About this RNA: Predicted 3D model of a 350-nucleotide part of an RNA (small-subunit ribosomal RNA, central domain) from an uncultured bacterium. The RNAcentral record of the full RNA draws on ENA, Greengenes and SILVA. The coordinates come from a structure-prediction model, not an experiment, and the mean pLDDT is 90.

Context: one part of a larger RNA
RNA sequence: CUGGGCGUAAAGCGCACGCAGGCGGCUUCAUAAGCCGGUCGUGAAAUCCCCGGGCUUAACCUGGGAAUUGCGAUCGGGACUGUGAGGCUAGAGUGUCGGAGAGGGCAGCGGAAUUCCCGGUGUAGCGGUGAAAUGCGUAGAUAUCGGGAGGAACAUCAGUGGCGAAGGCGGCUGCCUGGCCGAACACUGACGCUCAGGUGCGAAAGCGUGGGGGAGCAAACAGGAUUAGAUACCCUGGUAGUCCACGCCGUAAACGAUGAGAACUAGACGUCGGAGGGGUCUGCUCUUCGGUGUCGUAGCUAACGCGCUAAGUUCUCCGCCUGGGGAGUACGGCCGCAAGGUUGAAACUC
Numbered sequence: 001c002u003g004g005g006c007g008u009a010a011a012g013c014g015c016a017c018g019c020a021g022g023c024g025g026c027u028u029c030a031u032a033a034g035c036c037g038g039u040c041g042u043g044a045a046a047u048c049c050c051c052g053g054g055c056u057u058a059a060c061c062u063g064g065g066a067a068u069u070g071c072g073a074u075c076g077g078g079a080c081u082g083u084g085a086g087g088c089u090a091g092a093g094u095g096u097c098g099g100a101g102a103g104g105g106c107a108g109c110g111g112a113a114u115u116c117c118c119g120g121u122g123u124a125g126c127g128g129u130g131a132a133a134u135g136c137g138u139a140g141a142u143a144u145c146g147g148g149a150g151g152a153a154c155a156u157c158a159g160u161g162g163c164g165a166a167g168g169c170g171g172c173u174g175c176c177u178g179g180c181c182g183a184a185c186a187c188u189g190a191c192g193c194u195c196a197g198g199u200g201c202g203a204a205a206g207c208g209u210g211g212g213g214g215a216g217c218a219a220a221c222a223g224g225a226u227u228a229g230a231u232a233c234c235c236u237g238g239u240a241g242u243c244c245a246c247g248c249c250g251u252a253a254a255c256g257a258u259g260a261g262a263a264c265u266a267g268a269c270g271u272c273g274g275a276g277g278g279g280u281c282u283g284c285u286c287u288u289c290g291g292u293g294u295c296g297u298a299g300c301u302a303a304c305g306c307g308c309u310a311a312g313u314u315c316u317c318c319g320c321c322u323g324g325g326g327a328g329u330a331c332g333g334c335c336g337c338a339a340g341g342u343u344g345a346a347a348c349u350c
Stems, first nucleotide, its partner, number of pairs: 004321003007304002012318001014201004021194003025088007033081002035077008049065006091191001092188004096183004103177007110154001115149007125136002162169002206248004211244002216242002221237004259317006267295012299306002323350003332343004
C1' cells in the first nucleotide's frame, strides 16, 4: 500500500459556512502532460526460468536463450483525463409577479391565573396526607367582594400541523431581517459538489458583574412524617437558580442513535403550501410542483426492519471503526475565570 465496515453489534464530527485539496455538464478546434503503439540505446555479471554440456548421479560447475515488467531518446496515435481557445443550456444562479410559515432581532401592548399589600363582609378553623404532623389562623386566617403592586408563562385556536442548518421556535401589534415554495417568461453561461485545517452558531446546567429582577417553581438546607435506619420517596417551608443585560462555557440519548451532494428504480392512501382545469356557487373532483406522514413492489438486511424522505442500484468528497476492561483515564499540548472541555495513550488483565 492493499481489505471489510459505520440505524440497533465497534464506528456519521451537534450543525453550518468555507480557503487549500479531491471530484466535476453538452459540444468544436488545437495541444500532447497523463495514456497507447513502433524503433533505438540502456537495464553489469551472478542468481531465478527454458534448452543443452561436464563431474558414475545429485548438489555443484558450465554454454546459449529468455527474462530484467524499468529508464532515456525518437517517430507516430488522438478515444479518454488534463491544458488553451471558442460555442451551448439540461447543473448552479439572477430578475419579474404571487404565496404559506411559533424562522431570527428590537420595541410596545393585552387578558386569565398564582403570590403579596390595602379595604369591606364574615367566624373558627385552614392547609396537608395512605393516615398524620410540622406550618398558617382570634394580632381575625381560609372563603368571598373591591382596589393596588410585581414577576413569569402565554389556556382555547393546536394538528398525526407549520418554520428553521442544527440547537430550537407558540398571546397581540409595529419596525428591521434570513430562508423556502409556485407560475410564466427573460437573463448570466459551469459560475458547481465536497471539504483536512479554519471560522461562526450551538438545549439544559454552570461561571463572571460590589449588574438588574425575583411572582410561581425549586437543587442545597431546615422542620414534620415514613422506616430497623431514611443523609430518600410523601408533607410544610426555603436559598442559589429559573427571568433580563453584557461577557464566558461548548457539552447532551445535540437521535432519524442513519454525513453532504447527485443520478436511476412499482404502486396505494392521507396531510400542509402553491398553480392549472372540470364543475358549481357549497362542497366536490382531476392534473401538476414543493414539503411532511402511513403502508407497501422489486431489491437490500444477521434479523428487526428499510423501502422514490432507502437501510435499494450507482457516482464524488469528507468524518469515523478495528476484541472487553484499564479509559474517554494518565502524561503532554491547546482552550477556559473556574467547573472543566478537546486531543488522547500504556503497563497490566480477561